[in-house]
RNA sequence: UACUCAUCAAGAGCGGCGGAGGGAAUGGCCCUGUGAAACCGCAGCAACCAUUGCAGGUUGAUGCCUGCAAAAAGGUGCUAAGUCCUGCGUGUAACGUAAGAUGAGAA
Repeated sequence: UACUCAUCAAGAGCGGCGGAGGGAAUGGCCCUGUGAAACCGCAGCAACCAUUGCAGGUUGAUGCCUGCAAAAAGGUGCUAAGUCCUGCGUGUAACGUAAGAUGAGAA
């Protein structure tokens, strides 16, 4: 970097450093010298992976798969605004879908 699957209306910020940008892209609308991004420290949120328990399926067996639950010391992620809103279709209320983000997998 492209592919597959799942999720995305909930939740959670202070300090240091830094010095003008940031919120993916387009158009909006916002945030920002009452201090942006980046980086660092600590704290927190969540529960994707991993862990543990229970149930079911499967195997000769180890094990593997599925569902539910628990905990948060491990691996990620996240901590303004619905993914801040948006494009397309049905049609005006949501749904589907595109794009994007995060995780897991596979190349």